[in-house]
A computed fold for a 73-nucleotide RNA from a Candidatus Woesearchaeota archaeon, annotated as transfer RNA. RNAcentral holds the sequence, with entries from ENA. The same sequence occurs in records of 2 taxa. Rfam family: tRNA. From the family's description: Transfer RNA (tRNA) molecules are approximately 80 nucleotides in length. Its mean pLDDT, the model's own confidence on a scale to 100, is 81.
RNA sequence: GCCCCCGUAGCUUAGUGGUUGGAGCGUGCGGCUGUUAACCGCAAGGUCACCAGUUCGAAUCUGGUCGGGGGCG
Numbered sequence: 001g002c003c004c005c006c007g008u009a010g011c012u013u014a015g016u017g018g019u020u021g022g023a024g025c026g027u028g029c030g031g032c033u034g035u036u037a038a039c040c041g042c043a044a045g046g047u048c049a050c051c052a053g054u055u056c057g058a059a060u061c062u063g064g065u066c067g068g069g070g071g072c073g
Stems, first nucleotide, its partner, number of pairs: 001072007010025004018056001027043005049065005
């Protein structure tokens, strides 16, 4: 330098055009318990990496940028 894959919550991830973007772990609060852990319930936490385009509508499709990983030279 060229090609491919990936980027969604603190971490791991589901969702691949339409509803309210969910889950597990973690965190906070409460319940239970003599206490802790475990268990149960509730809650907070997301510019869906960024910019533009297509579309009535974009996390999802297209182009570019940035970052990460891999391959070739």